[in-house]
RNA sequence: CCAGACGGCCGGAUGACCGCGGCGGCGCAAGCCGUCGAGGAAAGUCCGGGCUCCACGGAAGCGAAGGUGCCGGGUAACGCCCGGCGGGGGCGACCCCAGGGACAGUGCAACAGAAAGCAGACCGCCAACCGGGCUUCGGCCCGCGGCAAGGGUGAAACGGUGGAGUAAGAGCCCACCGCGAUCCGGGCAACCGGAUCGGCACGGCAAACCCCACCUGGAGCAAGACCAAAUAGGGACGGCGCGCGGGACUUCGGUUCCGCAGGUCUGUUUCCGGAUCGCCGUCCGGGUCGGUCGCGCGAGGUGCCCGGCAACGGGCAUCCCAGAGGAAUGGUCAUCGCCGGCCCGCAAGGGCCGUCACAGAACCCGGCUUACAGGCCGUCUGGCGUU
Numbered sequence: 001c002c003a004g005a006c007g008g009c010c011g012g013a014u015g016a017c018c019g020c021g022g023c024g025g026c027g028c029a030a031g032c033c034g035u036c037g038a039g040g041a042a043a044g045u046c047c048g049g050g051c052u053c054c055a056c057g058g059a060a061g062c063g064a065a066g067g068u069g070c071c072g073g074g075u076a077a078c079g080c081c082c083g084g085c086g087g088g089g090g091c092g093a094c095c096c097c098a099g100g101g102a103c104a105g106u107g108c109a110a111c112a113g114a115a116a117g118c119a120g121a122c123c124g125c126c127a128a129c130c131g132g133g134c135u136u137c138g139g140c141c142c143g144c145g146g147c148a149a150g151g152g153u154g155a156a157a158c159g160g161u162g163g164a165g166u167a168a169g170a171g172c173c174c175a176c177c178g179c180g181a182u183c184c185g186g187g188c189a190a191c192c193g194g195a196u197c198g199g200c201a202c203g204g205c206a207a208a209c210c211c212c213a214c215c216u217g218g219a220g221c222a223a224g225a226c227c228a229a230a231u232a233g234g235g236a237c238g239g240c241g242c243g244c245g246g247g248a249c250u251u252c253g254g255u256u257c258c259g260c261a262g263g264u265c266u267g268u269u270u271c272c273g274g275a276u277c278g279c280c281g282u283c284c285g286g287g288u289c290g291g292u293c294g295c296g297c298g299a300g301g302u303g304c305c306c307g308g309c310a311a312c313g314g315g316c317a318u319c320c321c322a323g324a325g326g327a328a329u330g331g332u333c334a335u336c337g338c339c340g341g342c343c344c345g346c347a348a349g350g351g352c353c354g355u356c357a358c359a360g361a362a363c364c365c366g367g368c369u370u371a372c373a374g375g376c377c378g379u380c381u382g383g384c385g386u387u
Base pairs, nucleotide, nucleotide: 001383002382003381004380005379006378007377008376009375010374012336013335014334015333016332017331018330020037021036022035023034024033025032026031039358043369044368046367047366048365049364050363051220052219053218054217065216066215067214068213069212070084071083072082073081074080085099086097087096088095089094100211101210105209106208107205108204122151123150124147125146126145130143131142132141133140134139159177160176161175162174163173178200179198180197181196182195183194184193185192186191224293225292226291227290234284235283236282237281238280239279240278243260244259245258246257247256248255249254262277263276264275265274266273267272300319301318302317303316304315305314306313307312337356339354340353341352342351343350344349
């Protein structure tokens, strides 16, 4: 210098004027002054919690449904994070993995292929044994057969490589690797290393059902709590009013029940039905409109020190930093900065114009995921060159 890997950060700056929202002060009020006023994702609402209400006597167990799934640690908790292990990829820095169980059971494997699960012989290889034929007696051909090394199909073909062996072959035999069993050593563990034995028997899929272990009550700030108007309706008390007959009770004031009559409303009217029972005043309780709280001191930010490889934890100092309700956080100008274009200039440089992303709180917090113009920093890897 080129190419790359990983981690972190910024994401226009300053000033003036005008405008908007919260809080505080002053003012009768209009208003004035002071102060604060979006993000790394405020987003998706996918996980985990705080908080609130509801349900449930406590503890334990069983079952359903959903979720998680190597090991250790961190955390309020997690499906998150950190450090390891195993497998795969890359020359490397480094990256990726739903990574328990396939001898509990059920099931699946399209197409291709001869054969897809206690499999199979299409091409191919062989002619030792047995039978037949021919023969120049060396052998050749056919049949009954043997084989699974090679080719071909497939995501996958019943261990792999090499040797020995054979008619050709084959764990048939041998060495190494793989696999399984037992033991030893290291590690908290996942796991790693080694020894002995076994000739291979035990293929894949559980983001198929399933089995095992662990976790989970439901709803959500329109949660929920408090204050509380008019009108209508409910209750208590007081006053006025309250037809006739009968029954029951009675403290003789009255209360209550039944029938008839009556008032009001209604089925369009009548007949015949249905519903309901007066007026005024005071008080009480529930709900609605409305208002207040929840609601901004918090698993909080910054700096330093200590422990830890790290995630993170502890200590000290310091700061207070939007709040809300259908919703404020904006605009103009000037200077500077990044990028692009045009013009002047031999050049240095100068002038003009445009542009600066994704997006935007609404109960809060920890994660994950997604979007993002442009730029900065650190550590590391590979290559080339120079000394």
Model confidence (mean pLDDT): 76 of 100.
The RNA shown here (Bacterial RNase P class A) has 387 nucleotides and comes from a Rhodospirillales bacterium.
Rfam family: Bacterial RNase P class A. Rfam links the family to the GO terms tRNA processing, dimeric ribonuclease P complex and ribonuclease P activity.